[in-house]
Context: one part of a larger RNA
Molecule: large-subunit ribosomal RNA, half B
Organism: Berkelbacteria bacterium GW2011_GWE1_39_12
């Protein structure tokens, strides 16, 4: 220095984010007495007030009465509330991150919805099993959270219940309908060979078929939700109140700047001297609200908050003391960390902050205790940030799958009646446009057909698209019997299942159920994965192909999150050829006629058009109008631009076939340049080729087409979003936050112009509109050193520089009359308060001052503290989000490690050197100090009208700040005295001892202290700054200046302290010593010293230390003895006794004996 104690003048929270930390209060003692609220149980030990010892008596006892001592009687020690007053959360109690959170978080009794009728629901791998050997007062889940009043409105949305008409729907069932093939056999045919036809493969339509979904209700103590906008009252203000638009409904009741409130430090009030908190209130609730419960609340909390008394070293402001540890020596002996090490300082360079370059400059050599400024110290391949086609955990209406569940089919699966439906078959019936006698299906024969013999029907004629009789075979519908097939209610036992029983068996279900299998639906319960890129960090926004201009720096190319626009087509003409034309604007005239429809005439000359952007083209026209057409052709390419590749572009010319043209020609689309997509895949069309032994079929490959906002447009997949602060892994200073660096837009300050303002008047003072600097203190750009770490605000401690100067000093000007004040120059010695709020820096207040200056220093200082805030894990609320989760919102809680090797800094040694030495000294050079108020004199004067008031000078008294020192006044004294408790020992009394924090208490010697005493700054000399001058030319003046002299400041040298010759430049000066010596050392006794060396005293010739004498002080009257008193006790001896450090004396004990080192002339 530090840990853990004691003790403290005055003052009492002024410390601090906060009374944190320690004090105080204290009794499971007696007696007393006790508010507010209150669920009447509490609150309550509320708060507060009295007594306690000892000895006699006296009572059964609680006690009562008288006596005695002390500063103090539950006298130590254990045990053992500090209180109040208010308010937020929470009911309590009682559980929690084992190791940074103990909470307002979880749980709780009540309350409530929802499941479940028992072979229960629900957990759980199949069983076995829990639920429960329970049975709806029971059992699971979910929300809330005692208690009290209370719980408002939406059912559109997304659940979740319900419901069956409808529509949609899988697997099966069902078998239309198409392809292909096609035997026997017919037919055609001269033959080939074609037709037609059972079969066979293939296709699989109607229709049938569940639940789901849609659909229609119900449900909000399900999951949630609960507008806007305009007017309006007779001051104003506001708006009962009216209209408007949207909606499922538009937020009721309580409460509200709240654990919600940005703005905010809202506004009033209250407490304070001041009041970001904090209490009461108000209501514009950014963004409170009613079982995600709303508001009250009594009790109750290691809870958060504010505020009081008491009480303190928490503070102002620190001071003693006691043990441990540090240091010394003896023993024992690690560990991180180490490129090398001969390891300053400034200034400058350098990957932009250097011990190690450079250029000054300082420094003899090594040690020890010690401080942390720095070695971008140590420790931990940074957790923040980015990045990775990295991980994991979570989340959902991301994608895909699947456990479950749930549905129908179908197999375990059987008997019956009735129903119903389908389909085949038979039978029977059914048909109305107009006209026509009239209810014409239809198509074929068809001149007759039927009769009871009366006649009816037809035919014929007419109507009509169609003509009836009668036979035949369909068509539409519809009814009836069978058969099949399917459904459907209901039954029945014998499979299955459950109970009983040891079985036989019985009793209940009962073809359900259960299971297998297919299938359709649900399905973050589970899984597996995705969830782009660029990018002056990321993210949030823009953007991602293609075409045109600039940027492009006169080939051609050429970026940026440079500046500006277009495209994801259009056209049967707007292609092709042949022929012909010439626009636009403007001026003049000219019936209706006009600015602008036509006509003419004249300028100007491409300004016009060109399907659409722009650039370049263009009158020979590529513009514009007509004709006739289809080259908007097939097969092809020589050469070449273009370029990593793929791709993309131009194209002589050669067949075919073709259009226009009289013909030369021209034409493989458009005046150029955008109008777009590689592969796989699948499909169409058309030739043909392969494989499959041939054929035949399929299937594969070619050629030309289709399917692309694959637009992240060279396209990862047919298919894809979040969230992580529970997180981790690899990497990056290639890339952000802190700092540095570069820059200076922004800040800041200056200077220049001078409109203006200042009664005139630009310049006392202000200063617009511009302009031009410095500075590196803001807020930024840049991203250059650090991510194998350079700890971040802020406050505490210590500071050290700058001036652009806040005060004090010294000037100039003044719109200077004094007192004041304004501005400028000079000037950086010093100084620059304490509080209240609040994490604050700042701010605002209160109260002071001479002033309460700005800055820099990694926003100086965390291997120097703190840890309020910021910024990891818990949790609340408000908002957002469907949720995981977010939020420069808010709020309550949350581990700060390092033993110093180097420089460095503070101290203190050793060694060498200085010719050896003792003692005295110079003073080169470093430090220290440097600060100002009030008050009286002068003088109520100068001054001014009064009010008021002075410069210069001089005296006195302070405050801060600082040295020294302890005579005072206090503090502390733990080996001094004293008083007292509980115990124990000394055999007992009596007197002492130990212990119980030094037991507690009261004093208190030396030492060491501040709050106490004394003193300091200064005066004075020098040179100077602003600024004032004197003489005085250059300029016959003027001029402080040019040469020359001079005044001028708290400021510079000095004067004043202090330290200094390693001032290697080692100095001086006396003395001593150099023919055996000066002189110092171990050694010892010691303190004025002092971590250890050291220092200083002193060793017998001796008062260093003990120790005795004796005294200052300190304490307070000592044992023993005598009296007194029952006793406790008291009084006399006795201002006794005792006594650490002070001070004066005294060898009585200890400094004893003895080594050692020291030079040459």
């Nucleotide at each position: 220095c530090u840990u853990u104690c004691c003790c403290a003048a005055a003052g009492g929270a002024a410390c601090u984010c906060g009374g944190c930390a320690a004090u105080g209060u204290a009794a499971c003692g007696g007696g007393c007495g006790u508010a507010a609220c209150u669920u009447c149980g509490g609150g309550a030990a509320a708060u507060g007030c009295c007594c306690u010892g000892c000895c006699a008596g006296c009572g059964c006892g609680a006690g009562c009465u008288g006596g005695c001592c002390g500063c103090a009687g539950u006298u130590a020690a254990a045990g053992u509330a500090u209180u109040u007053c208010a308010g937020g959360c929470g009911a309590c109690u009682g559980u929690u991150u084992a190791u940074c959170a103990a909470a307002a978080a979880c749980u709780u009794a009540g309350g409530u919805c929802c499941a479940u009728g028992c072979g229960a629901a629900c957990c759980a791998u199949u069983a076995u099993g829990g639920g429960a050997u329970g049975u709806a007062u029971a059992u699971g889940g979910g929300c809330u959270g005692a208690u009290g009043c209370c719980u408002g409105c939406c059912c559109a949305g997304u659940g979740c219940u319900a419901g069956a008409a409808g529509g949609u729907u899988a697997c099966g069932g069902g078998g239309a309908u198409g392809g292909c093939u096609g035997a026997c056999g017919a037919c055609c045919g001269a033959a080939a060979g074609g037709u037609c036809c059972a079969g066979g493969c293939u296709u699989g339509a109607a229709c049938u078929u569940a639940a789901g979904c849609c659909c229609u209700a119900g449900u909000a103590a399900a999951c949630g939700g609960c507008a806007g906008c305009g007017g309006u009252a007779a001051c104003u203000a506001u708006a009962a109140c009216c209209g408007u638009u949207c909606u499922a409904c538009g937020g009721u009741a309580g409460c509200g700047a709240a654990a919600u409130u940005c703005c905010u430090u809202g506004u009033c009030g209250g407490g304070u001297a001041a009041g970001u908190u904090c209490c009461g209130a108000c209501c514009c609730g950014c963004a409170c609200g009613a079982a995600u419960g709303g508001c009250a609340u009594a009790a109750c909390g290691g809870u958060c908050u504010g505020a009081a008394a008491a009480c303190u070293g928490u503070c102002u402001c620190u001071g003693g003391g006691a043990a441990g540890g540090g240091c010394u020596c003896g023993g024992u002996g690690a560990a991180a960390u180490u490129a090398c090490a001969a390891u300053g300082c400034c200034g400058g360079u350098a990957a932009a902050g250097a011990u190690g370059c450079c250029g000054g400059u300082u420094a003899c050599c090594c040690g020890c205790a010690g401080c942390a400024a720095g070695a971008c110290g140590g420790a931990a391949a940074g957790a923040c940030c980015c990045c990775g086609u990295g991980a994991a955990g979570c989340u959902u209406u991301a994608c895909u799958a699947u456990a479950g569940c749930u549905u129908g089919a179908u197999a375990u699966u059987g008997g019956g009646u009735c129903a119903a439906a389908g389909u085949u078959u038979u039978g029977a019936u059914u048909g109305u446009a107009u006209a026509g006698c009239g209810u014409a299906g239809g198509u074929g024969g068809g001149a007759g057909c039927c009769u009871u013999c009366g006649g009816g029907c037809g035919c014929c004629a007419a109507u009509g698209u169609a003509a009836c009789a009668c036979c035949a075979c369909c068509c539409u519908a519809u009814c009836a019997a069978a058969a099949c097939u399917u459904u459907g209610c209901c039954u029945c036992u014998a499979a299955c299942c459950c109970u009983c029983g040891a079985a036989a068996g019985a009793a209940g279900g009962g073809a359900c159920a259960g299971u297998g299998u297919c299938a359709g639906g649900u399905g973050g319960g589970u899984a597996g994965u995705u969830u782009a890129a660029c990018u002056g960090g990321g993210g949030c926004g823009g953007u991602u192909g293609a075409c045109u201009c600039c940027u492009a720096a006169a080939a051609u190319g050429u970026a940026a999150c440079g500046g500006a626009g277009u495209c994801g087509u259009u056209c049967a003409a707007a292609g092709g050829u042949u022929g012909g034309c010439u626009u636009g604007c403007c001026c003049u005239g000219g019936a209706u006629g006009g600015a602008a429809a036509c006509c003419a005439g004249g300028g100007u000359g491409a300004a016009a058009g060109u399907g659409c952007a722009a650039a370049c083209g263009c009158a020979u026209a590529a513009g514009c109008c007509a004709g006739c057409u289809u080259a908007a052709c097939u097969g092809c390419a020589a050469g070449a631009c273009u370029u990593a590749c793929a791709a993309g572009u131009c194209g002589c010319g050669c067949a075919g076939a073709u259009g226009c043209g009289a013909a030369a020609g021209c034409a493989g689309g458009a005046g150029u340049u955008a109008g777009u997509g590689a592969a796989c895949c699948u499909c169409u069309a058309c030739a043909u080729u392969g494989u499959u032994a041939c054929g035949a079929g399929a299937c594969a490959g070619g050629u030309a087409g289709a399917g692309a906002u694959c637009a992240u447009c060279g396209g990862a997949u047919a298919a894809a979003a979040g969230c992580u602060a529970c997180u981790c892994c690899g990497g990056g200073g290639a890339u952000a936050a802190c700092a540095g660096g570069c820059u200076g837009a922004u800040c800041g300050c200056g200077c220049c112009c001078a409109a203006u303002a200042g009664u005139c008047c630009a310049c006392a003072u202000a200063g617009a509109c511009g302009g031009c600097g410095c500075g590196g203190u803001u807020u930024g750009g840049c991203a250059c050193c650090u991510c194998g770490a350079u700890g971040u605000c802020g406050g505490c401690u210590c500071a050290c520089c700058c001036u652009a100067u806040c005060c004090u000093g010294g000037g100039g000007c003044g719109g200077u009359a004094g007192u004041a004040c304004g501005u400028c120059c000079c000037a950086a010695g010093g100084g620059u308060u304490u509080g209240g709020c609040u994490g604050u820096u700042c701010g605002c207040c209160a109260a002071u001052u001479a002033a309460a200056a700005g800055g820099g220093u990694a926003c100086g200082c965390g291997a120097g503290c703190u840890g309020g805030g910021u910024u990891c894990a818990g949790a609340a609320c408000g908002u957002c989000g469907u949720a995981a989760g977010a939020c420069a919102g808010u709020u309550c809680g949350g581990u700060c490690c390092u033993a110093a090797u180097c420089u460095g800094c503070u101290g203190u040694g050793g060694g060498c050197g200085u010719g050896g030495a003792a003692a005295c000294u110079u003073g080169a050079g470093a430090g220290g100090c440097g600060c100002u108020u009030g008050a009286c004199c002068u003088a109520g004067u100068a001054c001014g009208a009064g009010a008021g008031g002075a410069c210069c000078g001089g005296u006195c008294a302070g405050g801060a700040c600082g040295a020294a020192c302890c005579u005072c006044u206090g503090g502390u004294g733990u080996a001094c005295c004293a008083g007292u408790u509980g115990u124990u020992c000394u055999a007992c009394c009596a007197a002492g001892g130990g212990c119980a924090a030094u037991g507690c208490u009261g004093g208190g010697u030396a030492g060491c202290u501040a709050u106490g005493u004394u003193c300091g700054g200064a005066a004075g000399g020098g040179a100077u700054a602003a600024c004032c001058g004197c003489u005085g030319a250059a300029a016959g003046c003027a001029u402080a200046u040019a040469a020359g002299c001079g005044g001028g400041a708290a400021g510079c040298c000095u004067c004043c302290c202090u330290c200094g010759a390693g001032a290697u430049g080692a100095g001086g000066u006396u003395u001593c010593a150099a023919u055996a010596u000066a002189g110092g050392u171990u050694c010892c006794c010691g303190a004025u010293a002092g971590a250890c060396g050291a220092u200083c005293g002193g060793g017998u010739u001796g008062a260093u230390a003990g120790g005795c004498c004796a005294u200052a002080g300190g304490u307070g009257u000592a044992a023993g003895a005598u009296c007194c008193g029952u006793a406790a006790g008291g009084a006399u001896u006795u201002c006794a006794g005792c006594c650490g450090a002070g001070u004066g004396g005294u060898a009585c004990u200890a400094a004893u004996a003895a080594a050692c080192c020291a030079a040459a002339a």